[in-house]
């Protein structure tokens, strides 16, 4: 000096003047004082706090979701770290990563044959007939027809064909036999463990596919700030029809069952009245930032400083002047932690190739 990977910041700031919301104080028509959108605020994809209901306990059953190991954390399908596969030259990236010998399914077509399968074409070899060449001779030797027997090495077909390569053996072949190398079983050694590594055996294969049903193992009420609380004010504690059951019944829970409890009808259908105001919930938090410890980290603990929106037809804007531009994507509405998309650039560390000089 190019190229890349991984993280992390910013993404307009200052004065001043008039305007907008909101707080906190006072002498309360006001007047000083503070504060006023984000890294995603989006999506609504997950987990909770928080509020209400659901009668509660005990057993099983479905339904949802998750799925290597450790570990963090209020909890998570999240985050770290680690193992193994795969991809990169390498720094790193990515994983829907429990089980196919408990069963069922799938796998079209093509092909002899698709899971404890199989002979199309090949290769060997028997018999019988014919043809040539030979030869004293149906001697030999080759070619071709039919029937038989042997073969999975070599082709073919598929997305996949019943362990790979080499050697040897064979009538041709074949773990049929060594050697390695793969798988299985058993033992040791590291490791908290997922794994890895060593040694011994044993000719070893019902292959793949569970974001196919399924098996095992963990976890799980519902319903949501339009939740829910007071306060005003009105109204009609309405009418009707069906259908069950009817205290030895019925009803309460995703289902069923037992046991307590509690109401006194349960279910559907359908005409009709009232309210649409207000105040709260509403912002000090699993909160934020600086320093030490601990730990690879995630994060935990502690020490000292801070307090940063709370609108409800929805507020943060115009104008000077100064800096300084890199201004895209984008506007809270109960908060919190993740996860995902969406971004014009601009800066910062770490790390990895690759050129050149030295």
């Nucleotide at each position: 000096c190019c190229a890349g990977u991984c993280a992390g910041u910013c993404g307009g700031a200052c004065a001043g003047u008039u305007g907008c919301u909101u707080c906190u104080u006072u002498u309360u028509u006001a007047a000083a004082g503070g504060a006023g959108a984000g890294g995603a605020a989006a999506g609504u994809c997950u987990g909770g706090g928080c509020a209400u209901c659901a009668u509660g306990g005990g057993a099983a059953u479905a339904u949802g979701g998750c799925g290597c190991u450790g570990g963090c954390u209020a909890a998570c399908g999240g985050c770290c770290a680690g193992a193994c596969a795969g991809c990169g030259u390498g720094a790193g990236c990515u994983g829907a990563u429990g089980g196919a010998a408990a069963g069922u399914g799938c796998a079209g077509c093509a092909g002899a044959g698709a899971g404890g399968a199989g002979a199309c074409c090949g290769c060997c070899u028997u018999u019988u007939g014919u043809c040539u060449c030979u030869u004293a001779a149906a001697u030999g030797a080759g070619g071709u027809a039919a029937a038989g027997g042997g073969u999975a090495a070599g082709g073919g077909u598929g997305a996949a064909a019943g362990g790979g390569u080499g050697u040897g053996g064979u009538a041709a072949g074949a773990g049929c036999a060594c050697a390695c190398c793969g798988c299985g079983u058993u033992u040791c050694u590291a490791g908290u463990g997922a794994u890895a590594g060593a040694a011994a055996u044993g000719g070893c294969a019902u292959g793949g596919u569970a974001a196919a049903c399924c098996c095992c193992g963990c976890c799980a009420g519902a319903u949501g700030c339009a939740a829910g609380a007071c306060c005003a004010a009105a109204u009609a504690g309405g009418g009707g029809a069906a259908a069950c059951a009817c205290a030895u019944a019925a009803u309460g829970u995703a289902u069923u069952u037992c046991c307590a409890c509690a109401u006194u009808g349960u279910u559907u259908c359908u005409c009709g009245g009232g309210u649409a105001g207000g105040u709260c919930g509403c912002u000090u938090g699993a909160g934020u930032g600086u320093u030490c410890u601990a730990g690879u980290a995630a994060u935990a603990g502690a020490u000292c400083a801070c307090c940063u929106a709370g609108a409800u037809g929805a507020a943060u804007a115009a104008c000077u002047g100064u800096c300084g531009a890199u201004a895209a994507c984008a506007g809270a509405a109960c908060c919190c932690a993740g996860c995902u998309u969406a971004u014009a650039g601009a800066c910062u560390g770490a790390c990895u190739g690759g050129u050149u000089u030295u």